A computed fold for a 155-nucleotide RNA from a rhizosphere metagenome, annotated as c-di-AMP riboswitch aptamer (ydaO/yuaA leader). Model confidence (mean pLDDT): 79 of 100. Its Rfam family is "c-di-AMP riboswitch aptamer (ydaO/yuaA leader)". Gene Ontology terms of the family: regulation of gene expression and cyclic-di-AMP binding. Of the family's consensus pairs, 96% are formed in the model.
């Protein structure tokens, strides 16, 4: 004086520190900023096997339906997906590796260059959009700032 993130402002009631101004903790209000849920209309109607019509072709298929039977949960916050290869007495939503969609780098853009990240968590058989409405969050973690234009804001 600054980063990643929505995670800031500001009124206020109680303790407790403070010479003071003011600071904490634990509660209640506004703003702002960010996320879940929820109409119409739109959208969606899982896959494999045998099997039974049907309609289009024309001798190849194609295009919908039924009937059984086996098999699979789905969602959110958040860049954080997904491919390969390997390894485990453990076959998993596991563990490494090399990659990758995407993502951040000190006002903004754009173009050159360099440097990360590419994770963790929630819900619990449930939820597409989605006005109105209802409801929930305000953390946590970091450490020093490459060059050219433009533009912007400050002195």
């Nucleotide at each position: 004086a600054g980063c990643c993130g929505a995670g800031u402002c500001u009124c206020u009631g109680c303790u407790g520190c403070u010479c003071a101004g003011g600071c904490a903790g634990c509660g209640g209000g506004g703003a702002a900023c960010g996320g879940g849920g929820g109409a119409a209309c739109c959208a969606c109607u899982g896959g494999g096997g045998u099997u039974c019509g049907g309609c289009c072709a024309a001798u190849a298929g194609g295009c919908g339906g039924g009937a059984c039977c086996c098999c699979c949960g789905g969602g959110g916050c958040g860049a954080a997906u997904c491919g390969c290869c390997g390894c485990c007495a453990g076959c998993g939503u596991g563990c490494g590796g090399c990659g990758u969609a995407g993502c951040g780098c000190a006002c903004u853009u754009u173009c050159c260059a360099g440097c990360g990240c590419g994770a963790g968590c929630c819900c619990g058989u449930c939820a597409g959009c989605u006005c109105a409405c209802c409801u929930c969050g305000u953390a946590g973690g970091c450490a020093c700032c490459g060059g050219a234009a433009a533009g912007a804001g400050g002195a």